Predicted 3D model of a 566-nucleotide part of an RNA (small-subunit ribosomal RNA, 5' domain) from an uncultured Lactobacillaceae bacterium.
[in-house]
Context: one part of a larger RNA
């Protein structure tokens, strides 16, 4: 000079893009951050619709009888019968919608946090797997027959202070369990054929073993049949991941020896799978001055800052990867965890107890204490994108999108422009002549960027949703995956971007420096004092080096200190 996740002291107008606990992986009050499926299933409860009964009774009709007179008409009208409509009840054999609790199914293993640990195959970077698994997706073969026992809720009873457990009855199911049916899957033996040692591929005998499930529209001769979605078995892709090896990247030799499952073998066991991975035997081995052990420090990268480059240095924000989740251990579920917002044990701690026993886990999002020089709201919406659950609609979603604060960085615009010498007034200095601050102001002319007020207002949004219309593989046929098109609806940010009127120079500059390195000087005040300093080194009476005031120089919404890196 650069450069910062800063800090501190003065100073602050305004938009855009970013960034914001580097310390105490410290303890945490409240609130949210993982749901969803009623097209898997029974039961309850609710509202509408239905059915009965009662109840009220508008219309309509019939129509005994009276009045009145025009002598067949007009009013009144007991009884009947009709039953809109009200109100209450009770029913579920129906249909339609909803609620929350249970069973079931899929998700919670992502997505977010954070760097304690770790000097490692942990990351990088290239190969290996002849030693592997992979739900959702996808591509292809083959299927989906017929049977049974249960239990949750519920109901009632028992214990307990809760937490909740226990006992007895009842019920479904895409829950569970036998039978059927199927081998290309599994093993074992061979033949060909190939290879990197075990052995690999095809082919072909033997033998063993194993599945399943519905659901909704639609149409129906009520047998069944169809579409979609599910579900089973096997091979194939695809993506995730598992494991082995080469190479590389930190200090200390004031750590020189280190190691018994240790180094190797054989068999076995475990696992998706290779291997002392773990076991029996058996052999003594295996690592080390090309630095092992052990001690210290640290996640690793991709990039970032610097430099001409070679290096050096970091390792925040984004993006891969790793490990971790109050501490230490452990395994269960699953396709995947040995599992932040799950289990079980132990330990510290905080909370509630009726003292018997229970609850908890903010290194998710805000937010709180406390530590620090030092770091934000307990906001707003699922309208974009993604995710997880559904056929959907949709519902969740502190992911994400916004927005709020903080000159914390960058980068942009402004604080007006032009004319303007009586060179005003003042201030400062003066050899008292004048100089200087200065064309600066002021005074006239324009302008109207930001701002304040009003009014108009995109693009994020159609590749999304429902609807309607047409085409259309399949199909005996109904439907109707699917494609096209019309119409309609969906924005947190937000009245935001952006445009257009009004209005007034009206509201916006400070901040360090001026002996030399160094651009920029004089006056006064102090008097080796008070003080300054980054190196030289100013200050003891005329200080361009201290205060302070006038003037100058430099950056400027910052200026300057301190820290740290080249």
């Nucleotide at each position: 000079g650069g450069a910062c996740g800063a800090a501190c002291g003065c100073u602050g107008g305004c938009g855009g893009c970013g960034u914001g606990c580097c310390u105490a992986a410290u303890a945490c009050a409240u609130g949210c951050a993982a749901g969803u499926c009623g097209a898997a299933c029974g039961a309850a409860c609710u509202u509408u619709c239905g059915u009965u009964a009662a109840u009220u009774g508008a219309u309509u009709u019939u129509g005994a009888g009276a009045u009145g007179c025009u002598u067949g008409c007009a009013u009144c009208g007991a009884a009947g019968a009709u039953g809109a409509u009200u109100u209450u009840a009770a029913c579920u054999a129906u249909a339609a919608a909803g609620u929350g609790a249970g069973u079931g199914g899929c998700g919670a293993a992502c997505g977010g946090g954070u760097g304690a640990g770790u000097a490692a195959c942990a990351c990088g970077u290239g190969g290996g797997u002849a030693a592997c698994c992979u739900g959702c997706c996808u591509a292809g073969a083959a299927g989906u027959g017929g049977g049974g026992g249960a239990u949750a809720a519920c109901a009632c009873c028992u214990g307990g202070a809760a937490a909740c457990a226990g006992a007895u009855g009842c019920u479904a199911a895409u829950a569970c369990c036998g039978c059927a049916u199927a081998a290309c899957a599994a093993a074992a033996u061979u033949a060909a054929c190939c290879g990197c040692a075990u052995g690999g591929u095809u082919g072909a005998u033997u033998u063993u073993u194993a599945a399943a499930a519905g659901a909704u529209g639609g149409c129906u001769u009520c047998g069944g049949c169809u579409a979609u979605c599910a579900c089973u078995u096997c091979u194939g892709g695809a993506u995730g991941g598992a494991c082995c090896c080469g190479c590389g990247g930190c200090g200390u030799a004031u750590u020189a020896g280190c190691u018994a499952g240790u180094u190797g073998g054989u068999g076995a066991g475990a696992u998706a799978a290779a291997g002392g991975c773990u076991c029996a035997c058996c052999a003594a081995g295996g690592c080390a001055g090309u630095g092992a052990u052990a001690c210290g420090u640290a996640g690793c990268c991709g990039a970032c800052c610097u430099g001409a480059g070679a290096g050096g240095g970091u390792a925040a924000u984004c993006g891969g990867c790793c490990a971790c989740a109050u501490u230490g251990g452990g395994a269960c579920u699953g396709a995947g965890a040995c599992a932040c917002g799950g289990c079980c044990c132990a330990g510290a701690c905080u909370c509630c107890u009726a003292c018997g026993g229970g609850a908890g886990g903010c290194a998710g999002c805000a937010g709180u204490a406390g530590g620090g020089a030092a770091u934000c709201u307990u906001c707003c919406a699922c309208a974009a994108u993604g995710g997880a659950c559904g056929c959907a609609a949709g519902u969740c979603u502190g992911a994400u999108g916004g927005a709020g604060c903080a000159a914390c960085g960058c980068c942009g615009c402004g604080u007006g422009a032009g004319u303007g010498a009586a060179g005003a007034a003042g201030g400062g200095u003066u050899u008292c002549g004048g100089c200087u601050c200065g064309u600066a102001a002021a005074a006239c002319u324009c302008u109207g960027u930001u701002g304040u007020u009003a009014a108009a207002g995109a693009a994020g949004a159609a590749c999304a949703u429902a609807u309607c219309u047409g085409a259309g593989a399949a199909u005996a046929a109904c439907u109707g995956u699917u494609c096209a098109g019309g119409u309609a609806u969906u924005g947190a940010c937000g009245g935001u971007a952006u445009u257009u009127a009004a209005c007034c120079a009206g509201a916006a500059a400070g901040c360090c420096a001026c002996g030399g390195c160094u651009a920029a000087c004089u006056a006064c005040g102090u008097g080796c004092c008070a003080g300054c300093a980054g190196c030289c080194g100013c200050g003891g009476u005329a200080a361009u080096a201290c205060g302070u005031a006038g003037g100058u120089g430099g950056c400027a919404a910052g200026c300057g200190u301190u820290g740290u890196c080249c």

The coordinates come from a structure-prediction model, not an experiment, and the mean pLDDT is 80.